The prediction has a mean pLDDT of 76. Predicted 3D model of RNase P RNA and transfer RNA as a complex of 404 nucleotides.
[in-house]
RNA sequence: AAGGUACGAUAGGUGAUUGCUUGAAUUUUUUUAAAAAUUUAAGAGGAAAGUCCGGGCUGCAUUGAGGCAUGGUUCCGCCUAACGGACGGCUGGGGUAACCCAAGGGAUAGUGCAACAGAAAGUAAACUUCCGAUUUUUCGGUAAAGGUGAAACGGUGAGGUAAGAGCUCACCAGAGUUUAGAGUAAUCUAAACUGCUAUGUAAACCCAACUUGCAGCAAGAAUGGAUUGGUUUGGCCUCAUUUUUUAAUCAUUCGCUAGAGUGUUAUCGCAAGAUAGCAAGUAGAUAAAUAAUCACCCACGACAGAACCCGGCUUAUCGUCGUACCUUUGGG
RNA sequence: GCUCAUAUGGCUCAGAGGUAGAGCACUUCCUUGGUAAGGAAGAGGUCGAGGGUUCAAUUCCCUCUAUGAGCU
Numbered sequence: 001a002a003g004g005u006a007c008g009a010u011a012g013g014u015g016a017u018u019g020c021u022u023g024a025a026u027u028u029u030u031u032u033a034a035a036a037a038u039u040u041a042a043g044a045g046g047a048a049a050g051u052c053c054g055g056g057c058u059g060c061a062u063u064g065a066g067g068c069a070u071g072g073u074u075c076c077g078c079c080u081a082a083c084g085g086a087c088g089g090c091u092g093g094g095g096u097a098a099c100c101c102a103a104g105g106g107a108u109a110g111u112g113c114a115a116c117a118g119a120a121a122g123u124a125a126a127c128u129u130c131c132g133a134u135u136u137u138u139c140g141g142u143a144a145a146g147g148u149g150a151a152a153c154g155g156u157g158a159g160g161u162a163a164g165a166g167c168u169c170a171c172c173a174g175a176g177u178u179u180a181g182a183g184u185a186a187u188c189u190a191a192a193c194u195g196c197u198a199u200g201u202a203a204a205c206c207c208a209a210c211u212u213g214c215a216g217c218a219a220g221a222a223u224g225g226a227u228u229g230g231u232u233u234g235g236c237c238u239c240a241u242u243u244u245u246u247a248a249u250c251a252u253u254c255g256c257u258a259g260a261g262u263g264u265u266a267u268c269g270c271a272a273g274a275u276a277g278c279a280a281g282u283a284g285a286u287a288a289a290u291a292a293u294c295a296c297c298c299a300c301g302a303c304a305g306a307a308c309c310c311g312g313c314u315u316a317u318c319g320u321c322g323u324a325c326c327u328u329u330g331g332g
Numbered sequence: 333g334c335u336c337a338u339a340u341g342g343c344u345c346a347g348a349g350g351u352a353g354a355g356c357a358c359u360u361c362c363u364u365g366g367u368a369a370g371g372a373a374g375a376g377g378u379c380g381a382g383g384g385u386u387c388a389a390u391u392c393c394c395u396c397u398a399u400g401a402g403c404u
Stems, first nucleotide, its partner, number of pairs: 001328010012297007020043011045303001049314002052312005057216004064239005071211004075089003079085001090104001091102004105207002110205002112201003127146002130141004154172006173197002175194008220254005226249003262279007298301001333403007342356004350387001358374005380396005
C1' cells in the first nucleotide's frame, strides 16, 4: 500500500416563522368543575418492525398439592428475574490466516422408511462370473472381479484354498472393553485386549433427562346512567381450602410509564456478568401529536414511526468515523 | 395493538418424503348444412421467496413476502 476478520460509535447540522401532543404556572369566564388565553418545559428508534422466545403485570372464585394430556428443550461449565438468549470451553466442519458456522442426546430399547435401477436395500440373496461334481443340464461351494445405485457387508499385502472368504497373519481405519494420566465437566492423551466390523434417517414415530395450567392491556379494575336477564372451569381429572353472587351493553377515569433501566468510576471475574459509589433524565396519545415552510453549510442524508413495560433473537439499513488483529507485496 | 389461517397450470381444488394431478377454461381434429353438446389428441407448473435437514423436499424445520379471518 492492497485485500480481509472481529467489535464499537453516529444516524445531517444551525437559525427564523407557523402549527400539533403532554405537564406546570398565571389570568379571565361561568353552572365550581370545566373551558379559553398567555408564558414556560419536554416530545420516536437502533431497529419503535416481525410477533419468534422469555419475564413482569392482570384475569380465569381459591392455581395450594398430586396426576394425565399437549407442547417445548437437548455436548459441558457458567451468567441471568427468566429464556430456545449471552459468555467461556469441548467436538465436528469451512477458511492460507485473523476468524466464522453447528436443532451437537439416543439408530445396540422398539417400530417404520429407503422410489427408480439392481441378483440382492436391511437377516436375506446370486445376473454375468469363478471352482468342483455330474454329465450336457442339473446339484453344491464362493462373493475375489464386472455391472446398478445416493448408499452394496472394513482397506492394502502375504499366506491359505478346488475356487474363495478376517479363514489366518502384518500394517492401517473404525467400534467396544479395561487400565493409567490431565480436566469441575464435556472431552483429550497413552497402553493393553477382543477379528468385534452393513449405511442413512429421530427437522419419521419414538426412548431418556429436564421443563410446561390457560389466556392476554381490545388483560383487567373503579365510578355513573339506562336497558336486558340470569351468571360461575381460558386443556382435563382428583384432593384440600374459602366464598355464596352479579353478568352483558354504553361513557369516563385508572391500568400508563423511574425501569430486573442508562452512563461513569472502583473492586472481583478470561468473559457474559456481579457488588458498591456518583451523575443525568417525566413521549404517554385514543382517530391517535412529534410536522411544514424559508435561508446557509456539508460527506447531500438509508431503513424506517412509540400505543402496557422490560430482557433477547430475527429481518431491513445511504454513508462516515474509531479500535484490535490477519494475509500478500514493496522499502528500511 | 393482540391472536390465527392460507399461498400448487388461466380459475377452483387434490397430493403430505420417491420427482405433481383432477374439474372447468385453452389449442387441434372428428361429428353437424352450421353452432352447442358429445368423442379423440395435445399444450400449459421456479409448487409465494431465500436458507437448512435428507441420497432425495410441493411435503419436515427456520427466516422473510403477500393475502385473508377473529377480538373493542